This is a predicted structure of a 73-nucleotide RNA (transfer RNA) from an uncultured Alphaproteobacteria bacterium. The sequence was found in a public genome assembly.
RNA sequence: GCCGAUUUAGCUCAGUUGGUAGAGCAAUCGAUUUGUAAUCGAUUGGUCGGGAGUUCAAGUCUCUCAAUCGGCA
Numbered sequence: 001g002c003c004g005a006u007u008u009a010g011c012u013c014a015g016u017u018g019g020u021a022g023a024g025c026a027a028u029c030g031a032u033u034u035g036u037a038a039u040c041g042a043u044u045g046g047u048c049g050g051g052a053g054u055u056c057a058a059g060u061c062u063c064u065c066a067a068u069c070g071g072c073a
Stems, first nucleotide, its partner, number of pairs: 001072007010025004019056001027043005049065005
């Protein structure tokens, strides 16, 4: 220099044909227990990497930039 993959909650990851975002763990509160752990229930937590475009509507499609990883030279 060229090609490709990934970027979504504090962490690990889903998200179908574009229709308004979820799970597990963690955290907080409660139940249970003499108490702790474990278990059960509930709750909180998101500019979906940045920007622009298309669309009635974008995590999803297009362009650009950035970061990380890999391949070729």

Notes:
The coordinates come from a structure-prediction model, not an experiment, and the mean pLDDT is 81.